[in-house]
This record gives sequence, C1' cells and structure tokens, in this order.
RNA sequence: AUCGUUGUUGGCUAGGGUUCCGGGUUCGUAAAGCGCCGUCUGGUCCGAGAGCUGACGGUCCUGCCUUCAUGCAGGACUCCACGGAGGGAUAAAAACCCGGGAGGC
Repeated sequence: AUCGUUGUUGGCUAGGGUUCCGGGUUCGUAAAGCGCCGUCUGGUCCGAGAGCUGACGGUCCUGCCUUCAUGCAGGACUCCACGGAGGGAUAAAAACCCGGGAGGC
C1' cells in the first nucleotide's frame, strides 16, 4: 500500500411514553358509567451501531475421511466506536428509524 470476513437474531436492561389494565379525581348514581390526570410508583406495550448475555453464521488454522470436490471434529478471532439539530412511525414517546448520518477527533 492492496484484498477479504468483521454479520443476523433471541432474551434482558438503561431509557420511553400512555392504547389497554390498575391508580387518582370532577360530575352522576342503587349500581354501572362518562370526562380529566403519566408532574401516577406500577402491569401490558416500545426499546439500544456505540449496553449485558445466549444462539447461529463468518474468517483463519489444525486434524481425520477422500482421486478431487465435499464432509466431520477441534481451536483462535469476530476489533474500534465522540456525535447534534431536525424529521418519521406507533395511542404516544424514547439511546426506536432517518443514523457508524451531518459534524467532530
């Protein structure tokens, strides 16, 4: 200096709001119920490129089988990562998506 892989996904969490449940409250009532409140701890729900963890995959190496190809087994690696504003979806919002973006070093 050049070439190649550096990936996908499950669970969880930081975080998030308020469709549903629950909670609070005005009105009303025999009761039901309606409206309002997320500056209501919570359950459902959403949820990380730069968080945790698992599975699979990938790259390389070794060994075995094998005419070759292929297959099987084992091992190592799968790094680094500061980041707006604004916009988008959903009921609504967010470290979700635009986005490893713009920009910075």
Predicted 3D model of a 105-nucleotide RNA (Guanidine-I riboswitch aptamer) from an uncultured Burkholderiales bacterium. Its mean pLDDT, the model's own confidence on a scale to 100, is 80. Rfam family: Guanidine-I riboswitch aptamer. Rfam 15.1 lists 1,509 matches to the family in 1,281 species. Of the family's consensus pairs, 93% are formed in the model.